[in-house]
Large-subunit ribosomal RNA, domain I from a Pseudomonadota bacterium, 499 nucleotides, folded computationally. It matches the Rfam family "Bacterial large subunit ribosomal RNA". Rfam links the family to the GO terms structural constituent of ribosome and ribosome. Its mean pLDDT, the model's own confidence on a scale to 100, is 84. The full RNA is in RNAcentral, with records from ENA.
Context: one part of a larger RNA
RNA sequence: UGCGCACGGUGGAUGCCUAGGCGAUAGAAGGCGAUGAAGGACGUGGUAGCCUGCGAUAAGCCUCGGGGAGCUGGCAAACAAGCUUCGAUCCGGGGGUGUCCGAAUGGGGAAACCCACCUGGCUUGCCAGGUAUCGGCUGCUGAAUACAUAGGCAGUCGAAGCGAACCCGGGGAACUGAAACAUCUAAGUACCCGGAGGAAAAGAAAUCAACCGAGAUUCCCUCAGUAGCGGCGAGCGAACGGGGAUUAGCCCUUAAGCAGUUUUUGGUCUAGCAGAACGCCCUGGAAAGAGCGGCCAUAGUAGGUGAUAGCCCUGUAUGUGAAAGGCCAACUUCUGUGAAAUCGAGUAGGGCGGGGCACGUGAAACCCUGUCUGAACAUGGGGGGACCAUCCUCCAAGGCUAAAUACUCUCUAUCGACCGAUAGCGAACCAGUACCGUGAGGGAAAGGUGAAAAGAACCCCUGUUAGGGGAGUGAAAUAGAACCUGAAACCGUGCGCAU
Numbered sequence: 001u002g003c004g005c006a007c008g009g010u011g012g013a014u015g016c017c018u019a020g021g022c023g024a025u026a027g028a029a030g031g032c033g034a035u036g037a038a039g040g041a042c043g044u045g046g047u048a049g050c051c052u053g054c055g056a057u058a059a060g061c062c063u064c065g066g067g068g069a070g071c072u073g074g075c076a077a078a079c080a081a082g083c084u085u086c087g088a089u090c091c092g093g094g095g096g097u098g099u100c101c102g103a104a105u106g107g108g109g110a111a112a113c114c115c116a117c118c119u120g121g122c123u124u125g126c127c128a129g130g131u132a133u134c135g136g137c138u139g140c141u142g143a144a145u146a147c148a149u150a151g152g153c154a155g156u157c158g159a160a161g162c163g164a165a166c167c168c169g170g171g172g173a174a175c176u177g178a179a180a181c182a183u184c185u186a187a188g189u190a191c192c193c194g195g196a197g198g199a200a201a202a203g204a205a206a207u208c209a210a211c212c213g214a215g216a217u218u219c220c221c222u223c224a225g226u227a228g229c230g231g232c233g234a235g236c237g238a239a240c241g242g243g244g245a246u247u248a249g250c251c252c253u254u255a256a257g258c259a260g261u262u263u264u265u266g267g268u269c270u271a272g273c274a275g276a277a278c279g280c281c282c283u284g285g286a287a288a289g290a291g292c293g294g295c296c297a298u299a300g301u302a303g304g305u306g307a308u309a310g311c312c313c314u315g316u317a318u319g320u321g322a323a324a325g326g327c328c329a330a331c332u333u334c335u336g337u338g339a340a341a342u343c344g345a346g347u348a349g350g351g352c353g354g355g356g357c358a359c360g361u362g363a364a365a366c367c368c369u370g371u372c373u374g375a376a377c378a379u380g381g382g383g384g385g386a387c388c389a390u391c392c393u394c395c396a397a398g399g400c401u402a403a404a405u406a407c408u409c410u411c412u413a414u415c416g417a418c419c420g421a422u423a424g425c426g427a428a429c430c431a432g433u434a435c436c437g438u439g440a441g442g443g444a445a446a447g448g449u450g451a452a453a454a455g456a457a458c459c460c461c462u463g464u465u466a467g468g469g470g471a472g473u474g475a476a477a478u479a480g481a482a483c484c485u486g487a488a489a490c491c492g493u494g495c496g497c498a499u
Base pairs, nucleotide, nucleotide: 001498002497003496004495005494006493007492008491009490015484016448017447020419021418022416023415024414025413026412027411028410029408030407031162032161039101040100041099042055043054044053046079047078049075050074051073061095062094063093064092065091066090070083071082072081106115107114108113116131117130118129119128120127121126122125133159134158135157136156137155138154139153140152141151166197167195168194169193170192171191177184181231207214208213218245219244220243221242222241228236229235249400250399251398252344257337258336259335260334264330265329266328267327268326269325270324272320273319274318278293279292280291282289294311295310296300302314303313304312349373350372351371352370353369354368355367356366359385380395381394382393383392384391435442436441455483458470459469460468461467
């Protein structure tokens, strides 16, 4: 030094576990905000670092309900001081308080700070209220300039900002594909902006159809990868008709309606309550396991309990419950809101240039309109894919309208041939943290003693609160906190063999 056997160290794979995720179903909710939001800063406890809660009334105050024996949130014990059957802690409804920043709104500002004015009050330096901008309405005032108007002032109402997706509108790429690339595609996608609602948008035919007829809109299946469009390339891609979901129609000399409010009744949500039935014995540290004998079941979903429990506990089936507040339905009262102007004229149509329609200018209808034009008036007008006639059908240039449809930041309940700590959300753990970056931004690692801390009194070695040996606890300590299991690489010790 190698090999073998045995025993260790290191290391943290594997197995088992789950506190967290992921996906879904049903229902609810679909907003919050100048009555100051979302999000924060700073405070707040007897001792108080962080988290949570709360706001100078500061882990809390008042009140109404529930509940019924302990309690003073968690990490996290301990001490101290208290509260509580005169009902605490806790759970739910309503209210009060709510520093400072933040739309932030008195002015300023390098957010959480600085500096004011007006009114009122008193304890004379404090408290309360007000003072931003824009818009609507009302009133007062009021220039150049006579009436006026602009402007100014006051009152009142509103707006603003935030929020995951869904929706409508205004703008709008490129990579890519075409095996290059320019029309084309990607795609009206990503992204930016504006706006709204719980849905939005659309919507009661100047629609289709085809000589038969249908009868607003929206969504799904089909028609159909068809007809078509297309450097006829790549690709793009309908409609009619049929079957379903859901159905609802109305109005324009103040309407269809919409919103709020009031009364009553019912339902529902926001706490809860009741809730059946088991013993002996064996093994064991422990019984829920084996054995023996019972019982309940509108309850044998599930979880826990020292191993595997229908009958031990929490529960479950079922039944039951609200002072207060929210929501829904019906009834009832009242109030507010509710367009364009008057059945639709600078419109329809036309020229030019674009865009939208599956349709790339094409034979290109139809719709929108930047520009130039420009009718008719129901004895009229639009459409039926160039265009004309016949025929059929409808009535533009005003408006409203549930449901079927889309989505899930969020709440409740339930489920999974979903994951099980290099997985599953980035995050099971004090994670959008530590850390990196000037910044936009990027972004981790990290779970497991035991049934119970019973977490090792006491003694010994030692410089030692390091580490270890006894003793003790425990079923187990090679479960000892660097703690379940404890693989491999890697490092040793003893013995044997070989060199």